[in-house]
Context: one part of a larger RNA
């Protein structure tokens, strides 16, 4: 010096990205009292918190065990050992229990109940296979396949122009086949070959509609109110239609440490507002939400060698010999 431990004056997170680590609290298996906001009325909750706990005697209740009340005894110490949750306030995300990168990621990712769209009438759709055949299913639309969202509550706006899908006995276009005409070539002829043109002619495409919990998209400029500022309002251009409710410096805000308020002596983080949303927005769901979480942000109590600032002790290494 390293590792594993123990103790520490005064202070007590000043450490640090961050209370990481440690300390403290003391549930397993005690008793009594008491317990908030919020809430889906189940929870939250062992909330938080307070007191007691040994032994002896007496009394009450009781079938008994046991419980309660009173008095007394001893010790530094009575849940006498061991073992044994820290708690609270406030945000984000995900409802939850669960699942995952065997061997650097356990999560806000996946799944989920639930919602919705779509396909499928059974020899089902769909999947595996060249096929036979098999799964679906020894099931039958309250079933099965696929897509998206993801408990619950309140909701889910506009646009069908483009793309996709669905529908459409008409019309246009359109292959082969078929029908008709037939330049020309050849042959004595019958005939054969054959350019070109016309008619008929399916799906598809065109065309016409529908469809967004289909892929998606959801503007600009100028002016205007009797201080100023702002613009309910007006004009104009374009569009398929111009972002509704809600939320908003946000897991999204560049400018930005935006501005105001709170918390601190002091706060680029945090909480509450504002709205000028670079570039929010409604099942790639929007906004809330009790409970839950080895998730993540901020704060507090308690506690401490994390630190001010280090010291000492024990064991094992390190060092020497073998």
């Nucleotide at each position: 010096c390293c590792c594993u431990u123990g103790u520490u004056a005064a202070g007590g997170a000043a450490c640090u990205c961050g209370g990481c680590a440690a300390a403290a609290c003391a549930a397993c298996u005690a008793g009594a009292c008491g317990u908030a906001a919020c809430u889906u009325c189940g929870g939250g909750a062992g909330a938080u918190g307070u007191c007691u706990c040994g032994c002896c005697c007496c009394g009450a209740u009781u079938c008994g065990u046991a419980u309660c009340g009173g008095g007394g005894c001893c010790g530094c110490a009575g849940u006498u050992a061991a073992a044994g949750a820290u708690u609270c306030c406030u945000g984000g995300c995900g409802a939850c229990u669960g699942u995952u990168u065997a061997u650097c990621a356990a999560a806000a990712a996946c799944a989920c109940a639930a919602g919705u769209c779509u396909c499928u009438g059974c020899a089902a759709a769909c999947c595996c296979g060249u096929a036979a055949g098999g799964g679906g299913a020894a099931g039958u639309a309250u079933a099965g396949g696929g897509g998206c969202u993801g408990a619950c509550a309140c909701c889910u706006g506009a646009c069908c122009a483009g793309u996709g899908c669905u529908g459409g006995a008409a019309c246009g276009u359109u292959a082969a086949c078929g029908g008709g005409a037939g330049c020309g070539g050849u042959g004595c002829a019958a005939g054969c070959c054959a350019a070109u043109c016309c008619c008929c002619g399916a799906a598809g495409c065109g065309c016409c509609a529908g469809u967004g919990a289909a892929c998606g998209u959801c503007a600009g400029c100028g002016a205007u109110a009797a201080c100023u500022a702002u613009a309910a309002u007006c004009g104009u251009u374009c569009u398929a239609a111009g972002g509704u409710a809600g939320c908003g410096a946000a897991a999204u805000u560049c400018c930005u440490u935006g501005u105001c308020g709170g918390g601190u002596a002091a706060g680029u983080u945090c909480c509450g507002a504002c709205c000028c949303g670079c570039a929010u927005u409604a099942a790639a769901g929007g906004u809330g939400u009790a409970a839950c979480g080895a998730c993540u942000g901020g704060g507090a109590a308690a506690c401490u060698g994390u630190c001010u600032c280090a010291a000492c002790a024990a064991g094992g290494g390190a060092c020497c010999c073998g």

This is a predicted structure of a 322-nucleotide part of an RNA (large-subunit ribosomal RNA, domain IV) from a Candidatus Moraniibacteriota bacterium.